[in-house]
RNA sequence: CGAGGCGACCGGAUGGUCGCGGGCAUUGGUCGGGGCGACCCGGCGAAAUGCGCGAGGAAAGUCCGAGCUCCGCAGCGCAGGGUAGCGGGUAACGCCCGUCCGCCGUGAGGCGAGGACCAGUGCCACAGUGACGAUGCCGGGGCUUCGGUCCCGGAGUGAAACGCGGCAAACUCUACCCGGAGCAAGGCCAAAUAGGAGGGCGCAACCCGCCGGUCCGCCGGCGGGGGAGAGGUGCGCUGCCCAGCCCUCGGGUCGGCCGCACGAGCCGUCGGGUGACCGGCGGCCUAGAUGGAUGACCGUCGCCGGCGCGCCGUCAGGCGCGGCGGAACAGAACUCGGCUUACAGGGCGCCUCGUUGG
Numbered sequence: 001c002g003a004g005g006c007g008a009c010c011g012g013a014u015g016g017u018c019g020c021g022g023g024c025a026u027u028g029g030u031c032g033g034g035g036c037g038a039c040c041c042g043g044c045g046a047a048a049u050g051c052g053c054g055a056g057g058a059a060a061g062u063c064c065g066a067g068c069u070c071c072g073c074a075g076c077g078c079a080g081g082g083u084a085g086c087g088g089g090u091a092a093c094g095c096c097c098g099u100c101c102g103c104c105g106u107g108a109g110g111c112g113a114g115g116a117c118c119a120g121u122g123c124c125a126c127a128g129u130g131a132c133g134a135u136g137c138c139g140g141g142g143c144u145u146c147g148g149u150c151c152c153g154g155a156g157u158g159a160a161a162c163g164c165g166g167c168a169a170a171c172u173c174u175a176c177c178c179g180g181a182g183c184a185a186g187g188c189c190a191a192a193u194a195g196g197a198g199g200g201c202g203c204a205a206c207c208c209g210c211c212g213g214u215c216c217g218c219c220g221g222c223g224g225g226g227g228a229g230a231g232g233u234g235c236g237c238u239g240c241c242c243a244g245c246c247c248u249c250g251g252g253u254c255g256g257c258c259g260c261a262c263g264a265g266c267c268g269u270c271g272g273g274u275g276a277c278c279g280g281c282g283g284c285c286u287a288g289a290u291g292g293a294u295g296a297c298c299g300u301c302g303c304c305g306g307c308g309c310g311c312c313g314u315c316a317g318g319c320g321c322g323g324c325g326g327a328a329c330a331g332a333a334c335u336c337g338g339c340u341u342a343c344a345g346g347g348c349g350c351c352u353c354g355u356u357g358g
Base pairs, nucleotide, nucleotide: 001354002353003352004351005350006349007348009346010345012301013300014299015298016297017296018295020054021053023051024050025049026048027047029044030043031042032041033040034039056329060340061339063338064337065336066335067334068182069181070180071179080178081177082176083175084174085099086098087097088096089095100114101112102111103110104109115173116172120171121170122167123166124165132163137154138153139152140151141150142149143148186258187257188256189255196249197248198247199246200245201244206225207224208223209222210221211220212219213218231241232240265284266283267282268281269280270279271278272277303326304325305324307322308321309320310319311318312317
C1' cells in the first nucleotide's frame, strides 16, 4: 500500500424569528366560602408573561422473555406448545459468556436444527437378487422323500449390502420449562335523557252500599265506582290526552382523573471474575401526547460529491481557494431485558493475509 476479520462509536453544531406539547411561577379572569368593608382562603382554564424541559440507535417488526393488572380458593394431572453437547451469567429467556466436537475459510475468524434409532412404528431415490422378516448368480460342504433346504466363501450394484446399517429439519421416547388474557389491563369520580328501587303528595261533582245523627228535608263518616280541576307548556284562550307529580338512592353511558414516568434506571470511579456479569462508593432526575406535541424559515461553521483555478510532487496523487449540489433509515404511546430488520455519511481500536522496501 492492497484485500479482509472482529469489536465498540457518532448519526451535524450554533445563533435569530415564528410555532407546538407538557411543567412551574407571577398577573389577570372566573366559581365557591368567609368578612360590615378594604380584603382573605380554596378550586378551575383553549388567558397573558417569564423560566427551564421535550424522540431513537433502531422509538420499527411485535419474534422471544419478564415486571405490572385482572380472571381462577388452591394444587395436581391430561392434552397442547417450547427448549436440547457441557458449564456459567441473568428477574427470566429461544438471549449472552466460556469451552468441547463437527463443518467452512490460507488466515484473523464464521456457522451449527450438536439428547436418544439396543422401546415400538415408518422411510431409504437410481442401480441392484435383496435397502433390513435378505439369498438371484458362481464355487464348496451338510441333510434329503431328489421337489428342495441349511451353512461357508466369492463376484456384481449402490451413498449404504446384514453390522444390532442410516434417518428423529419422520412419528416417537427421555429430561427440563410453560395457567389464561392483556394498559382498550385495571381502579376512581361522575351529566342530561331513558329505565330500576324506596318514600311522599294528589284523585272533585255525581252515583251506589254500610254505619251514626236528625227538625225526616237531609247531614256527617267509611268503602267502592267515577275521572272534572290541578297537571301534561312561563302566562291566557281554544282543542286534545288521562294518571300522574315531587324527593331520595343505586347501576351504566357522555365526559374526566389515576394507572403514567424513581426504574431489574443513567453516569463516573474502585474492586472481584478469562468472560457474560456482579458488588461497593459518589453524583444525577431524563418526553408523557390522546387525532396524538417534539416543527418551519433564515444566517454562520462543519461533512460529502463532482467542477473550475492556483501551488506542490518523478508517478499515483496531495493541499488551498471559489461557486454549485447533497445529507440516510426512520417518530415514543404502560415499562424493561434481548433478538431481528432498515440505515446517507463519518471516525476509532485490535487482528489476519498478500506485495514491495528496510
Bacterial RNase P class A from a Candidatus Limnocylindrales bacterium, 358 nucleotides, folded computationally.
It matches the Rfam family "Bacterial RNase P class A". Rfam's curators write: Ribonuclease P (RNase P) is a ubiquitous endoribonuclease, found in archaea, bacteria and eukarya as well as chloroplasts and mitochondria. The family's RNA type in Rfam is ribozyme.
Lineage of the source: Bacteria > Bacillati > Chloroflexota > Candidatus Limnocylindria > Candidatus Limnocylindrales.
Model confidence (mean pLDDT): 76 of 100.